About this RNA: A computed fold for a 102-nucleotide RNA from Polaromonas eurypsychrophila, annotated as Glycine riboswitch aptamer. The coordinates come from a structure-prediction model, not an experiment, and the mean pLDDT is 79. The source organism's lineage runs through Bacteria, Pseudomonadati, Betaproteobacteria, Comamonadaceae and Polaromonas. It matches the Rfam family "Glycine riboswitch aptamer". Gene Ontology term of the family: glycine biosynthetic process.
[in-house]
C1' cells in the first nucleotide's frame, strides 16, 4: 500500500396489512393528532424458535439423549395496518475505518 468478509456515515430505491368499534383528551364543531380499551390483520426495525451437518454421551446402538447450528422459513413479545410524515429487512452508488492475509 492492497484488503473479499466485517463496521460506520451520506444519498437513492424499498413491501405487507382496518381511514375498524367504544370512551377520554387536544379545539365550538368536523377532519386529524394523542391516550386507554376491544376485535380483525401484516412481517422487512428489534426479539424468539428450528433442519441438515458436525461434536459428545449411552446399561438400550436407535427415527435414542445432549450441545452447536441459517434465513426473506416459523412465532407475533415488540413494532406496524388511507395518503403524507416517521420507521423499514435488503439492495445500489460513494466516502471513511479495518481483522485474517498478501
Nucleotide at each position: 500500500g492492497c484488503g473479499u468478509u466485517c463496521c460506520c456515515u451520506a444519498c437513492u430505491g424499498g413491501a405487507g396489512a382496518g381511514a375498524g368499534g367504544c370512551g377520554g383528551u387536544c379545539u365550538u364543531c368536523a377532519a386529524g393528532g394523542u391516550c386507554g380499551u376491544u376485535c380483525a390483520c401484516c412481517g422487512a426495525a428489534g426479539g424468539a424458535g428450528c433442519a441438515a451437518g458436525c461434536c459428545c454421551g449411552c446399561a438400550u446402538c436407535g427415527c435414542c439423549g445432549g450441545g452447536u447450528g441459517a434465513a426473506u422459513c416459523u412465532c407475533u413479545c415488540a413494532g406496524g395496518u388511507a395518503a403524507a410524515c416517521c420507521g423499514g429487512a435488503c439492495a445500489g452508488c460513494a466516502g471513511g475505518g479495518g481483522c485474517a492475509g498478501c